[in-house]
RNA sequence: GUGGAAGGCUGGACGACCGCUGCCCGACAGGGGAGAGGAAAGUCCGGACUCGACAAAGCAGCGGUGCCGGGUAACGCCCGGGCAGGGCAACCUGACGGAUAGCGCCACAGAAAACAGACCGCCUUUCGGUUCGCCGACAGGCAAGGGUGAAACGGUGGGGUAAGAGCCCACCGGGGGCAUGGCAACAUGGCCCGCAUGGCAAGCCCCACCGGGAGCAAUGCCAAAUAGGGACCUCGCGUGCGUCUCGAUCCCGCCUGCGGGAUAUCGGCACAGGGCGGCUUUGGCCCGAGAGGUCCGGGUUGGCAGCAGGAGCCAUGUGGCAACACAUGGCCUAGAUGAAUGGUCGUCGAUCCCGCUUGCGGGGGGACAGAAUCCGGCUUACAGGCCUUCCACGCAA
RNA sequence: GCUGCUGUAGCUCAGUGGUAGAGCACUCCCUUGGUAAGGGAGAGGUCGACAGUUCAAUCCUGUCCAGCAGCA
Numbered sequence: 001g002u003g004g005a006a007g008g009c010u011g012g013a014c015g016a017c018c019g020c021u022g023c024c025c026g027a028c029a030g031g032g033g034a035g036a037g038g039a040a041a042g043u044c045c046g047g048a049c050u051c052g053a054c055a056a057a058g059c060a061g062c063g064g065u066g067c068c069g070g071g072u073a074a075c076g077c078c079c080g081g082g083c084a085g086g087g088c089a090a091c092c093u094g095a096c097g098g099a100u101a102g103c104g105c106c107a108c109a110g111a112a113a114a115c116a117g118a119c120c121g122c123c124u125u126u127c128g129g130u131u132c133g134c135c136g137a138c139a140g141g142c143a144a145g146g147g148u149g150a151a152a153c154g155g156u157g158g159g160g161u162a163a164g165a166g167c168c169c170a171c172c173g174g175g176g177g178c179a180u181g182g183c184a185a186c187a188u189g190g191c192c193c194g195c196a197u198g199g200c201a202a203g204c205c206c207c208a209c210c211g212g213g214a215g216c217a218a219u220g221c222c223a224a225a226u227a228g229g230g231a232c233c234u235c236g237c238g239u240g241c242g243u244c245u246c247g248a249u250c251c252c253g254c255c256u257g258c259g260g261g262a263u264a265u266c267g268g269c270a271c272a273g274g275g276c277g278g279c280u281u282u283g284g285c286c287c288g289a290g291a292g293g294u295c296c297g298g299g300u301u302g303g304c305a306g307c308a309g310g311a312g313c314c315a316u317g318u319g320g321c322a323a324c325a326c327a328u329g330g331c332c333u334a335g336a337u338g339a340a341u342g343g344u345c346g347u348c349g350a351u352c353c354c355g356c357u358u359g360c361g362g363g364g365g366g367a368c369a370g371a372a373u374c375c376g377g378c379u380u381a382c383a384g385g386c387c388u389u390c391c392a393c394g395c396a397a
Numbered sequence: 398g399c400u401g402c403u404g405u406a407g408c409u410c411a412g413u414g415g416u417a418g419a420g421c422a423c424u425c426c427c428u429u430g431g432u433a434a435g436g437g438a439g440a441g442g443u444c445g446a447c448a449g450u451u452c453a454a455u456c457c458u459g460u461c462c463a464g465c466a467g468c469a
Stems, first nucleotide, its partner, number of pairs: 001393010012348007020035002023032003037368001041379002044377005049215003054283006062211005067081005082096001083094004097206002102204002104200003119146002121142004126137004154172006173195001174193003178189004219305004229296007238271004246267002248263007273287004312331008352363005398468007407421004415452001423439005445461005
């Protein structure tokens, strides 16, 4: 210098005037201060938070994750490592458990597609023919070569054989168990087995782990409005106790608000029974003469809380390879609800266009996009600019 | 804001890991004096887009795009 790899930051600046939404000060007038993002997006994961009569355990079912170790509130995220693939390299990519647990599928082509099989072909015996090269038929052996296919039941080389074949041998691949290193995934080494069953698990499935559901239009309160209206479904319409205490009703007595008594067609209490997630167990809750559930319809269409101090941000130090954690100090940084965050002007401006006097003149003026309960991630969109580290090649010293 | 569903011919919809179909519509022919109906033949498809798994994807998986519906 050329070409690449990885990571990070930024993504218009300043000023004036007029507005918009909250907050603070003030009796008013007015004044002060704050006001979109790295993705606020997609809603794809994980949580915080809230609610329900259900909660815990087990089983079943459903959904998800899937090499190993660590980080984290948690995760399908992140960090480190292993293995596989790509690249000369820096580096990048990987849904990366199990295919001898079982089931299923493998179209077309092809002889044969998973308990293999024989079209062409190779070899041998016998018979027939022969132009002595060989050809044909029958019986048998074989799977080396051809051909089909995405895939043909280990590969290459040698020996061996009538021809062949793990039939035998070497190396590679595969399986089993051992030793060493490592927390582990795994790696390395030597031993045994001649090889015995290919692919698909983002087909069912097996193994391990995780998960109840709904979602801030959750939910609570106030106000307003109003008739709690209709339809359907499910399970029920039982037993006993007690008048001690309390309420209800009745009766009596009087000292007029107390005492005594009675009633079960009242409340009460207890137990059956019923309901509460697909089942069971344990506990709990509700009902107990009515309860529960589903759907439809009517009225209201306001306000407050949830809701902005949080797994918060910044700096420094310590531990750790890192993700991250801890300690100390500092800071407070949008809160709307048909929904604010804008407009105009001036100066500058990355960069673009045009003209030519080649460094001047004129013109235009900034990507993707925009909070809606909050937080951690992932994914997607993004003009341009800046910084750091590294690799390969070429040249020079 | 939250949640769910759908995307296949011009329209309405099937479909399943192995060459994509039906009805209506369209074109041509037959039938008729002519039209409709009827009969026959035919054309028409990026299976919303892009990646991945697989020998092979409309189908399985992921990410985007578009449309529809529900919830105070």